[in-house]
RNA sequence: CCCUUAGGGUUUGAUCAUGGCUCAGAACGAACGCUGGCGGCAAGCUUUACACAUGCAAGUCGAACGUGGCGUCGCGGCUUGCCGUGACGCCAAGUGGCAAACGGGUGAGUAAUGCAUAGGAAUCUACCUAAUAGUGGGGGAUAACUAUCGGAAACGAUGGCUAAUACCGCAUAAUCCCGCAAGGGCAAAGAUUUAUCGCUAAUAGAUGAGCCUAUGUUAGAUUAGCUAGUCGGUGGGGUAACGGCCUACCGAGGCUUAGAUCUAUAGCUGGUCUGAGAGGAUGAUCAGCCACACUGGAACUGAGAUACGGUCCAGACUCCUACGGGAGGCAGCAGUGGGGAAUAUUGGACAAUGGGCUAAAGCCUGAUCCAGCUAUGCCGCGUGAGCGAUGAAGGCCUUAGGGUUGUAAAGCUCUUUCAGCAAGGAAGAUAAUGACUGUACUUGCAGAAGAAGUCCCGGCUAACUCCGUGCCAGCAGCCGCGGUAAUACGGAGGGGGCUAGCGUUGUUCGGAAUUACUGGGCGUAAAGGGCGCGUAGGCGGCAUGCUAAGUCGGUAGUGAAAUCCCAGGGCUUAACCCUGGAACUACUGCUGAAACUGGUGUGCUGGAGUGCGAGAGGGGAUAGUGGAAUUCCUAGUGUAGAGGUGAAAUUCGUAAAUAUUAGGAGGAACACCGGAGGCGAAGGCGGCUAUCUGGAUCGUUACUGACGCUGAGGCGCGAAAGCGUGGGGAGCAAACCGGAUUAGAUACCCUGGUAGUCCACGCCCUAAACGAUGAGUGCUAGAUAUCGGGGAAACUCUGUGUCGUAGCUAACGCAUUAAGCACUCCGCCUGGGUAGUACGGUCGCAAGAUUGAAACUCAAAGGAAUUGACGGGGACUCGCACAAGCGGUGGAGCAUGUGGUUUAAUUCGAUGCAACGCGAAAAACCUUACCACUCCUUAACAUGGGAAUUUUGGAUUUCGUAACGGAAAUUCUUCAUUUCGGGUGGGUUCCGCAUAGGUGCUGCAUGGCUGUCGUCAGCUCGUGUCGUGAGAUGUUGGGUUAAGUCCCGCAACGAGCGCAACCCUCGCCCUUAGUUACCAGCGAGUAAAGUCGGGAACUCUAGGGGAACUGCCAAUGAUAAAGUGGAGGAAGGUGGGGAUAACGUCAAGUCAUCAUGGCCCUUAUGGGGUGGGCUACACACGUGCUACAAUGGCGAUCACAAAGAGUUGCGAUGUCGCAAGGCGGAGCUAAUCUUCAAAAGUCGUCUCAGUUCGGAUUGUCCUCUGAAACUCGAGGGCAUGAAGUUGGAAUCGCUAGUAGUCGUGGAUCAGCGUGCCACGGUGAAUACGUUCUCGGGUCUUGUACACACCGCCCGUCACGCCAUGGGAGCUGGUUUCACUCGAAGGAGGUGCACCAACCGUAAGGAGGAAGCUUUCUAAAGUGGGAUUAGUGACUGGGGUGAAGUCGUAACAAGGUAGCCGUAAAGGGCG
Repeated sequence: CCCUUAGGGUUUGAUCAUGGCUCAGAACGAACGCUGGCGGCAAGCUUUACACAUGCAAGUCGAACGUGGCGUCGCGGCUUGCCGUGACGCCAAGUGGCAAACGGGUGAGUAAUGCAUAGGAAUCUACCUAAUAGUGGGGGAUAACUAUCGGAAACGAUGGCUAAUACCGCAUAAUCCCGCAAGGGCAAAGAUUUAUCGCUAAUAGAUGAGCCUAUGUUAGAUUAGCUAGUCGGUGGGGUAACGGCCUACCGAGGCUUAGAUCUAUAGCUGGUCUGAGAGGAUGAUCAGCCACACUGGAACUGAGAUACGGUCCAGACUCCUACGGGAGGCAGCAGUGGGGAAUAUUGGACAAUGGGCUAAAGCCUGAUCCAGCUAUGCCGCGUGAGCGAUGAAGGCCUUAGGGUUGUAAAGCUCUUUCAGCAAGGAAGAUAAUGACUGUACUUGCAGAAGAAGUCCCGGCUAACUCCGUGCCAGCAGCCGCGGUAAUACGGAGGGGGCUAGCGUUGUUCGGAAUUACUGGGCGUAAAGGGCGCGUAGGCGGCAUGCUAAGUCGGUAGUGAAAUCCCAGGGCUUAACCCUGGAACUACUGCUGAAACUGGUGUGCUGGAGUGCGAGAGGGGAUAGUGGAAUUCCUAGUGUAGAGGUGAAAUUCGUAAAUAUUAGGAGGAACACCGGAGGCGAAGGCGGCUAUCUGGAUCGUUACUGACGCUGAGGCGCGAAAGCGUGGGGAGCAAACCGGAUUAGAUACCCUGGUAGUCCACGCCCUAAACGAUGAGUGCUAGAUAUCGGGGAAACUCUGUGUCGUAGCUAACGCAUUAAGCACUCCGCCUGGGUAGUACGGUCGCAAGAUUGAAACUCAAAGGAAUUGACGGGGACUCGCACAAGCGGUGGAGCAUGUGGUUUAAUUCGAUGCAACGCGAAAAACCUUACCACUCCUUAACAUGGGAAUUUUGGAUUUCGUAACGGAAAUUCUUCAUUUCGGGUGGGUUCCGCAUAGGUGCUGCAUGGCUGUCGUCAGCUCGUGUCGUGAGAUGUUGGGUUAAGUCCCGCAACGAGCGCAACCCUCGCCCUUAGUUACCAGCGAGUAAAGUCGGGAACUCUAGGGGAACUGCCAAUGAUAAAGUGGAGGAAGGUGGGGAUAACGUCAAGUCAUCAUGGCCCUUAUGGGGUGGGCUACACACGUGCUACAAUGGCGAUCACAAAGAGUUGCGAUGUCGCAAGGCGGAGCUAAUCUUCAAAAGUCGUCUCAGUUCGGAUUGUCCUCUGAAACUCGAGGGCAUGAAGUUGGAAUCGCUAGUAGUCGUGGAUCAGCGUGCCACGGUGAAUACGUUCUCGGGUCUUGUACACACCGCCCGUCACGCCAUGGGAGCUGGUUUCACUCGAAGGAGGUGCACCAACCGUAAGGAGGAAGCUUUCUAAAGUGGGAUUAGUGACUGGGGUGAAGUCGUAACAAGGUAGCCGUAAAGGGCG
């Protein structure tokens, strides 16, 4: 240079940031589930270093040696089948040599006697290589064998024979060894076909091994001190070799906060996995090193071992035994049992590679090479290919048309990889020898033939529908699905992913910048130590010389091989293998450079400090002193209250209080000044005076010359409360006693009151110890205020505040007093809860402080800001909201609706406002949906099909029935069309099926309609702007309005739905028209009357116009909008009333108006009928009517309305009846006729009483409607004459033609209302005002609420489950100290009896050596500690669970602001 770097889900109503949890990737010695065709290359007990049956895994050499046996061939003796002897070959044990210390296994131990990297000096090395010298002459034994003996065996004992390359002297002796030297010392083995092999001594090399040093190498400080051969020296010993390796003596050292010691865990490395990298995790297979071989100890042999398949001892275990005694060690290869989720054959061969022995042939080799098992992994291949639409059948879905499975299948035409069968047949092998193996490979044959699964389909995350189920069954990695329409459960169809595999589980890295070196943070999210002084350490101003430790360059060595990477090559390809290169980021030697850091030397003054001169200050300590006030005491004056509260009471007071005057006592605190002001490191500091004392500041620039900054441990200071000892005690005041409040009130309020508060001395050491902001230095706009100093002034220096630029921040905010830009050092954080808890340590008299976890549990917890909602927060404002008034309800009786109860049924719905005279503008039958009984089953109703018929549709009577249905008879009429044969349409009957039917369920699946906030003034959008964003702005502000109505201002400018207006009606006028309405004038006429002619003026009717707009005037206001007053006017500021209801809220109401998805019933949950019920009745509530009377009752009298309705109707006049009403019937299809009488009014009487009030209830007789009046209608007459004398708490309506009061009509309707809707008559009172109640609107504020205060939420108690602390103890493990005992063995001492080699004639000597003994010591034992684990009656708190109990602590001023530290007490439970 190039290459390389990904995120998503989940806290919220939404947002940003913080922060955890979780997912997508890769990997594995894996396991499990489902499935499974072939081949290649690899891999295969991760757990019990648990125990092992059986076989094999280390032998070989006759060319070192003797013997025995067998075979073959000879020779001899001869008894002819025996003996002797020779040669050759084979076998066996033995002597001897070499090997057995390699190869193979395992990872227990080991945190360094290990490993890795780089070095070092005081060493050894069999076999091998090179070169040198020698190999002479002797000796005595011994195994085998044999004889006897012991023993069950294993194995021995004794006597006798024998060989050697076994053993031992002698000779020889240097370039060997010892020694300063002189000098001294040391070897050998032969075999054999004569050419080699061997042997001895010594040298060099190679190989292998031993030792030493430096650096690196896990976690814990809740492990801080460890060490007596320990550290060093001298002498000696020992070793192959250095060395306390060992020993005697001497000295008192050695290691350690740069982590010693102790504890836990662990073989180390090359590498492997992951990652962009830095890192993190790991140490299977292969390779290097180490350690181990049943557990512990020990040596022997040897070149090499403290020896896996050797020895000895001790221990545990197993086996054999004749009970005397013996044997064994698979962590070699197979294999067995056990453990476990889990890991293979008791195979073949030495053909290859390699190893041991041998001169060699050769023998041995579970090393190795092969084969077997296993989808355990990686890689490759196959399960077919082409054409094929009628888009077959079947399945599934469906809007019923179709879509999809799907060119998929079938069918037609091809091919044959792999597997199968048959034939041929290598390489691996240099001359021979092939386990694998008739293998790889090649050729031929047959036939689509033998060969596809698994997981997923709500989001993340690719892929959708139906059915079943109904918070069940189940799913789930996270968020979360499931309570009757589940793309999330189960099945199916379809689809998506991967593919001989797929999925799950586990583990590691990644994502995670979530431990941050690369690369994070600490005002409020977790996080600055309460503050200072200061040690170690870290960091450090300017100039210059030297140096070369760091640093940088060059060169050299090492960094094993394999692996990774690159380039080639070989298996058909790939995996795999081979060759070469690069790399291995590291360590070391030599050499060079000198900027920076370090070291060292010399200087400097800017950092720091000192001197001199000033002033400021509640800085600290001690002593003294002052006045005001509270309380108490004494005395005086004075009299009945005082005190206290929301209101009271406890309390004090006639024994004289409170109040007031005077005097006195005592303690504590220091008004005003006083300030956002001053001082101090922080805590903190306040009357005045004196003394002692610390620090800072300013001015001057005289002095020193980097003396500095920070600061782990350490030391000191450190509010309040608390503790100890001794004082003091006025006020205040935990605890405590009373009084209140309250459901309770162990509180808030009140009367009292003790510790304490104060002083001295000593402890404690914590606070929301806060600026929630560590200390220091430099740099980076300003404005303004203030304390102190300097200056003549401009101005300047040190502090303390406010605002603000750049910049920063998640935002809020910070901003020269930084939270900006940088540097240095320290402290601290890593999800919430458990928990600042437990255990342990340290400190403390105690309280407690400090250090400080885990199990378990949750998917959040937390920050800032936004929009709402809410507040017993604030401001403004509106409304019959309150107030001011009038009349009611709540009490009585009745009516009506509801609840409840009852019932066979009392059908259903509506349930705070916004259900309850509501659906219902009419329940005797019907209605009717309910109940009992009874009947029908294609049906009471619709459509389609087939058959028959076309005599169709009505009415009446009788029988019968509870009735419908049924039976019979009589009578009227005889479907439409037609080309008149018939056909067509329609009707009826029958058949059976599709279907009908359902007031059955779900209003929480829906449409439509409706209620409510509310006729409240609001609700939004486009563009722009601001903000990371949710969002904001506009819509806020100043005025004004009934109004988001209008005006002004403004980063907004406009617009929409609402408001208003347009519509209807009433009020005034004009005009047109004039019957059924009207009648002024003219005429006629009557008892009277628009009755008649006529009229068109008036009223009225109903069409059309006009009129009102703050238009005019005055004042106010901002010259605005607008408001106030006035004029005119029928009407004046919206003229009155109605219709008209924004975005939305309440899963509001309605499936029973209607419509409708889904579910359910189908001889019934459908349909017809009779009777009953909806009308019940201890009771409770709502809405009304009538009353309680004199503003009245009764009687009499008589005037004035409006608006409606009427032919199945309204019904006049007449007549009968006391009346309801009857008879009869004019007129009217209505401005014509009828309803129609209006009533309150007026006059008379009654005279305050349960009445001449009131009318319930009851008796009896009637009327009307209707098939029908019993359950269950309305009305009338006579009689009866209940409660009730104005209504508790509480509560409703109404602001003018209104309330109140009085009648009238209508809808429904056969009949029936006190209800509902409408109409007019008469006709008031009051509103100061917005403090309060309720509701609404706007702005603002707080919030832990967002299902939005009917919110959220805390603690005890009770119950279940879970983990955990304490606990009398109990049981194990590990370790340490002291002592006892002490095997085998080495070393030392001694050494009786004893012994072949050498010396000696011999005695004897040299030498050897059993035994005994000393020391060291494994195991064992006893006692004391330390530590760790398990368990434990009981007990402590914690967590978590369904809608349990008690309260309501917190969030709003949470109803006593909350919180922190401290102390005391209590509730609760029992």